[in-house]
RNAcentral holds the sequence, with entries from Rfam and Ribocentre. This is a predicted structure of a 114-nucleotide RNA (SAM riboswitch aptamer (S box leader)) from Rossellomorea marisflavi. Of the family's consensus pairs, 94% are formed in the model. Its Rfam family is "SAM riboswitch aptamer (S box leader)". Its family is annotated with regulation of gene expression in the Gene Ontology.
Parts: sequence; structure tokens; C1' cells
RNA sequence: CUCUUAUCCAGAGAGGUGGAGGGACUAGGCCCGAUGAAACCCGGCAACCUUCAUGUGCAUACUUGCCAUGAAAAGGUGCUAAUUCCUGCAGGCGCAUUGCCUGAAAGAUAAGAG
Repeated sequence: CUCUUAUCCAGAGAGGUGGAGGGACUAGGCCCGAUGAAACCCGGCAACCUUCAUGUGCAUACUUGCCAUGAAAAGGUGCUAAUUCCUGCAGGCGCAUUGCCUGAAAGAUAAGAG
């Protein structure tokens, strides 16, 4: 970098360093920021990988695998304003307009494969 699968309306600090930008890209919006942006450190959240328990569940080469539910959190990641901040493409509903719903695309993260 590519592919596969899963998830993306929940959750997470009035901390330290730092000093002007940030919210992926592009376009349009809308926001955050000297009452301190990015980044780093600490703290925290979560539970993908991991461990354990339960099961009138499924499979089985009878030992395990898968699935569901629950619990744990040492380690590997991740995350820690706003739904992935919103829209962009397709379809449906509504309609003066705003709008609402579903799906796709793009993206993020994890696990696996090349």
C1' cells in the first nucleotide's frame, strides 16, 4: 500500500509542557481556539486483540471451534468538543422553504490475509 470482516447517535481531566492554529482530503456550511489550537507527557475512557464464566445454541475428527450473554483489564492498539461536526452521490417521505429516513462513496479504528 491492497484485500476481507466488524464497528463508528455511548464513554473519557477546570492536569503539566507548549505556544497558533485546529475540526482527514476537496467544495460549501457550521464550529473550536490567548478564558490557550496542534504536538508531547500524565490522567482517563472503551473493550477490537486477550483471559474467565454461563448456555435446552450450532458444528465436531469428542477435543475443540463458532455463536450469544456476562465479568475482568496486566499487556498490544485505539480513542479522549460537536453523530465520522453537517452536507456533497442514489432512492424514498414531506414540501413554499427549512426538513426527515434508508443506502452508497470517502474516511477512521481493530483483527486477519497478501